[in-house]
RNA sequence: CGCCGAAUCCCGGUGCGGGAGACCGGGAGCGGGGGACCCAAGAUGUUGGGGCGAAUCGUCCAGACGUUGGAUGUAGCGCUGCUCUUUCAGGCGCGAGCCCGUCAGCUCACCCCGUAGGCCUCACCGAAAGA
Numbered sequence: 001c002g003c004c005g006a007a008u009c010c011c012g013g014u015g016c017g018g019g020a021g022a023c024c025g026g027g028a029g030c031g032g033g034g035g036a037c038c039c040a041a042g043a044u045g046u047u048g049g050g051g052c053g054a055a056u057c058g059u060c061c062a063g064a065c066g067u068u069g070g071a072u073g074u075a076g077c078g079c080u081g082c083u084c085u086u087u088c089a090g091g092c093g094c095g096a097g098c099c100c101g102u103c104a105g106c107u108c109a110c111c112c113c114g115u116a117g118g119c120c121u122c123a124c125c126g127a128a129a130g131a
Base pairs, nucleotide, nucleotide: 002119003118004117008028009027010026011025012024013023014022029115030114031113032112033111034110039105048103049100050099051098052097057073058072059071060070061069062068076094077093078092079091080090083131084130085129086128087127088126
């Protein structure tokens, strides 16, 4: 430089000899949750229910009859090089994890929360249309 992701930008204060960083706040943008009428649906139960996310749902093997590990598929997702959108071809990857706490359908007004983290230096690096 580039990639996944909402996760970027700006302002003020503290502090400092000055600056950066750090910390505390505020705003914009982006993202998420709660939340009427109407609509939808009956709802709950030790089989609780729900949310973020692409990350769901199987089969097989081993095992310590529970926890677990591995293999192989799969709904779905990402990358493919001047930028964006759509489509196609082939190829390469992911298909996790966490949270709320007995509670939440949709949902105007309104209210609340997040703005992290993790990768890449070498290839599979093509095509079409529109802007």

c-di-AMP riboswitch aptamer (ydaO/yuaA leader) from a soil metagenome, 131 nucleotides, folded computationally. The model forms 92% of the base pairs in the Rfam consensus. Its Rfam family is "c-di-AMP riboswitch aptamer (ydaO/yuaA leader)". Gene Ontology terms of the family: cyclic-di-AMP binding and regulation of gene expression. The sequence is in RNAcentral, with records from MGnify.